Predicted 3D model of an 84-nucleotide RNA (transfer RNA) from a Verrucomicrobiota bacterium. Its mean pLDDT, the model's own confidence on a scale to 100, is 84.

C1' cells in the first nucleotide's frame, strides 16, 4: 500500500428487518438489615440548562439518503487481524 472487522453512558455490552438509543450486568448514589461493616434486599442512575415542570443534546469526526439513521452511502480518524 491493498483486503477484512470494529468504534454506543464511568466500564463491559444490547438494539443487525431503518421505527421509544443506552436493554442487561458491573460500578456509583440513597434506603432497609447490622453495635458497626461486609454480604443480601429495595429504589434510583447518559449529558447540559433549569428551583422545578420541562427543553435541548448524545452511537469516533464531518457530510449525504430518508418522514425517520447506531444501522444504508461518501470521506476522514483511531484500533485489531490478514496479505505482497
Nucleotide at each position: 500500500g491493498c483486503c477484512g472487522g470494529c468504534g454506543u453512558g464511568g466500564c463491559g455490552g444490547a438494539a443487525u428487518u431503518g421505527g421509544c438509543a443506552g436493554a442487561c450486568g458491573c460500578g456509583c448514589c440513597a434506603g432497609a438489615c447490622u453495635c458497626a461493616a461486609a454480604a443480601u434486599c429495595u429504589g434510583g442512575u447518559g449529558g447540559u440548562a433549569g428551583c422545578a415542570a420541562u427543553a435541548c443534546c448524545a452511537u469516533g469526526a464531518g457530510g449525504g439518503u430518508u418522514c425517520g439513521a447506531g444501522a444504508c452511502c461518501c470521506c476522514c480518524c483511531g484500533c485489531c487481524g490478514g496479505u505482497a
Record summary: The sequence was found in a public genome assembly.